[in-house]
Molecule: SAM riboswitch aptamer (S box leader)
Organism: Bacteroidia bacterium
RNA sequence: GAUUUAUAAAGAAGCGCAGAGAGAACAGGCUCAUUGAAGCGCUAGCAACCCCGAAAAGGGUGCUAAAUCCUGCCCUAAAGAAGGUCUUUAGGGAACUAUAAACG
Numbered sequence: 001g002a003u004u005u006a007u008a009a010a011g012a013a014g015c016g017c018a019g020a021g022a023g024a025a026c027a028g029g030c031u032c033a034u035u036g037a038a039g040c041g042c043u044a045g046c047a048a049c050c051c052c053g054a055a056a057a058g059g060g061u062g063c064u065a066a067a068u069c070c071u072g073c074c075c076u077a078a079a080g081a082a083g084g085u086c087u088u089u090a091g092g093g094a095a096c097u098a099u100a101a102a103c104g
Stems, first nucleotide, its partner, number of pairs: 003102006013043005021032003026072004044064003048061004073093009
């Protein structure tokens, strides 16, 4: 890094440096942010996958605002308005993304 499989409405913080943005991509929204964003480091914690083990513990990644923050594509149902379409709500699926393992 292409692919495959599994999971994704739960869970989990402080300090230092830093100094303006961040929440994957595109778009629309909505939140967080100088009462310091992103990033880096240390410690702590959470617990998804893998390794080891009888188990416990341990190790390798990962993660620690808000449902993957919500929506956008398809299907179904209900209600409403209208006149065979649209809007709203709910549910399901896909796509995308993230993580782990396998693999080229």